[in-house]
RNA sequence: AUGAUAGUUUGCGGGAGAGACCCUAAGGGGCGCCGAAGGAGUAAGUUUAUGACAGCCAUAAAUGAAGCUCUCAGGCAAAAGGACCGCAUGCUGGACA
Repeated sequence: AUGAUAGUUUGCGGGAGAGACCCUAAGGGGCGCCGAAGGAGUAAGUUUAUGACAGCCAUAAAUGAAGCUCUCAGGCAAAAGGACCGCAUGCUGGACA
């Protein structure tokens, strides 16, 4: 099963931050800043090993989320992009009955 939760495609709508900075030989370079593409790090907890042990435990390693941290990437007028949210839509999947 007239298809739940969930994941995902496409379309539409909403969607923050931070210099329209300086130099230049026009190739680029310099300083400052932001976090919401992507990426990385981290707690408790869990697992393993060792030590101790009746048990509690100790140490080390691995694992371990974010809107937190970093700022590699990206970004700092508008446009574009944009985590995330809503609606519609197709697909995956197969819960209750």
Predicted 3D model of a 97-nucleotide RNA (Glycine riboswitch aptamer) from a Clostridia bacterium. The coordinates come from a structure-prediction model, not an experiment, and the mean pLDDT is 80. Of the family's consensus pairs, 90% are formed in the model. It matches the Rfam family "Glycine riboswitch aptamer". Gene Ontology term of the family: glycine biosynthetic process.